The part of an RNA shown here (small-subunit ribosomal RNA, 5' domain) has 492 nucleotides and comes from a Candidatus Nomurabacteria bacterium. Lineage of the source: Bacteria > Bacteria candidate phyla > Candidatus Nomuraibacteriota.

Context: one part of a larger RNA
RNA sequence: GGGUGAACGCUGGCGGCAUGUCUAAGGCAUGCAAGUCGAAUGCUGAGCUUGCUCAGCAUGGCAAACGGGAGAGUAACACAUUGGUAAUCUACCUCUAUCUCAGGCAUAACCCUACGAAAGUGGGAAUAAUUCCUGAUAGUCAUGGGGGGACAUAAGUCGUUCCCAUGUAAAACUCCGGUGGAUAGAGAGGAGCCUAUGGCCUAUCAGCUUGUUGGUGAGGUAAAAGCUCACCAAGGCAACGACAGGUAGCGGGUGUGAGAGCAUGGCCCGUCUCACUGGGACUGAGAACUGCCCAGACUCCUACGGGAGGCUGCAGUCAAGAAUCUUCCUCAAUGGACGAAAGUCUGAAGGAGCAAUGCCGCGUGAUCGAUGACGCCUUUCGGGGUGUAAAGAUCUUUUAUCAGGGAAGAAUCCGUGACGGUACCUGAUGAAUAAGUCACUGCUAACUACGUGCCAGCAGCAGCGGUAAUACGUAGGUGGCGAGCGUUACCC
Numbered sequence: 001g002g003g004u005g006a007a008c009g010c011u012g013g014c015g016g017c018a019u020g021u022c023u024a025a026g027g028c029a030u031g032c033a034a035g036u037c038g039a040a041u042g043c044u045g046a047g048c049u050u051g052c053u054c055a056g057c058a059u060g061g062c063a064a065a066c067g068g069g070a071g072a073g074u075a076a077c078a079c080a081u082u083g084g085u086a087a088u089c090u091a092c093c094u095c096u097a098u099c100u101c102a103g104g105c106a107u108a109a110c111c112c113u114a115c116g117a118a119a120g121u122g123g124g125a126a127u128a129a130u131u132c133c134u135g136a137u138a139g140u141c142a143u144g145g146g147g148g149g150a151c152a153u154a155a156g157u158c159g160u161u162c163c164c165a166u167g168u169a170a171a172a173c174u175c176c177g178g179u180g181g182a183u184a185g186a187g188a189g190g191a192g193c194c195u196a197u198g199g200c201c202u203a204u205c206a207g208c209u210u211g212u213u214g215g216u217g218a219g220g221u222a223a224a225a226g227c228u229c230a231c232c233a234a235g236g237c238a239a240c241g242a243c244a245g246g247u248a249g250c251g252g253g254u255g256u257g258a259g260a261g262c263a264u265g266g267c268c269c270g271u272c273u274c275a276c277u278g279g280g281a282c283u284g285a286g287a288a289c290u291g292c293c294c295a296g297a298c299u300c301c302u303a304c305g306g307g308a309g310g311c312u313g314c315a316g317u318c319a320a321g322a323a324u325c326u327u328c329c330u331c332a333a334u335g336g337a338c339g340a341a342a343g344u345c346u347g348a349a350g351g352a353g354c355a356a357u358g359c360c361g362c363g364u365g366a367u368c369g370a371u372g373a374c375g376c377c378u379u380u381c382g383g384g385g386u387g388u389a390a391a392g393a394u395c396u397u398u399u400a401u402c403a404g405g406g407a408a409g410a411a412u413c414c415g416u417g418a419c420g421g422u423a424c425c426u427g428a429u430g431a432a433u434a435a436g437u438c439a440c441u442g443c444u445a446a447c448u449a450c451g452u453g454c455c456a457g458c459a460g461c462a463g464c465g466g467u468a469a470u471a472c473g474u475a476g477g478u479g480g481c482g483a484g485c486g487u488u489a490c491c492c
Stems, first nucleotide, its partner, number of pairs: 001492004006488005013362006019355002021320001026318003030315003035062003040059009069274003079198003083194003088191003093187008101135004111124005141167007149158003172179002200246003207237003212234008249271004253264004276296005298309004326352001328351003334348001335346004365395004375386004400429006409419001412415001436481005441462003447476005457464002
């Protein structure tokens, strides 16, 4: 000198765009943050136009694995880059081909009834489906066996491949236009696993390891593998730093610097990890922040028998702290879920609010105006400074206030805008509404007077103050920056 998610002191007019718990991954009152479909199905209620509309309960389907938050853990294939998967999976979407036949058993809501303070639970009877089950049909599917070709070589992959055996499919709705369902193949996007390389500190951590290292077999997974198990062998890693301890999410980037480098990872994007703490499985194409079960700590309810909960979602609250915002508006746009659609939901998102927290822009007036008022300061008492500064005259109206008009953002012909009567435009009024802060010994731009008298105090370093202090305090003057200025902390 530059920088900051800053804080503190003094001060403070406006606008645009950003940013805003860095500390206690401490505890949380309240509300909301994931539903949707009647064009899958049964039933209840209401309204009447008596065959429709609306509301609700339940079954069923899809979604809830996304979106949003945080950085506790993690020194690791976690991340980044590079390859591999001949070791893999993939709902919704797109394309191709072929099918969609015949039966059956239940069950919830509802009704009856019992228990319980509640949360909730049991029994009986009835019923529907795109719920569930059985059968048929099929091969390009799966499994097993056999033959040959090409490429690879570890099992393999490909191709009109060929043959045999066994096994497994489906669901309907409809406004008749379609929408669905099953099987197989391909694509797109997504995901899993593996390899090499790279990036912290400590050697006052030097040896570490028994599923450990490898093999055979079995199990297991979508899938390779000690991933797991039995047996066998005795290996494997390490001074190119194993193991241990400390610290830490990683990258794109960001700050600084001429660069090399050093520091850093807030906002935004990608990725990983976590969801009161620890563990577990279920459902599903895929797994768990606002799903389930168990244990624990904590909080709450209780009729003491037993139950309920999880803001590291958006607001908000307490605590902690130098310190960080509204219990706001809207689904109008963008995007997401469901739906044929209308649409519903969406604290994602779009907006508004608060804060000079930052960056950028604007203003607080302009021109003329005296050898120069008053006041104040100073003086060698002549004067000098403040100073064209003020007053005064003329002008302007950014801004401000008031009045009138008034958007784009709508994609889509009509209609549809939270923001918002906002931005913006026009007119009127009147200099009107708007300046501080730090410094002035040297470094370092800017000096005098008074007070004080090694006191009170200043100070980044050198240092200043003990009776003429340009260094303390006040005043006048001056210098710097300016809606900011200065201090503190941290980085280069």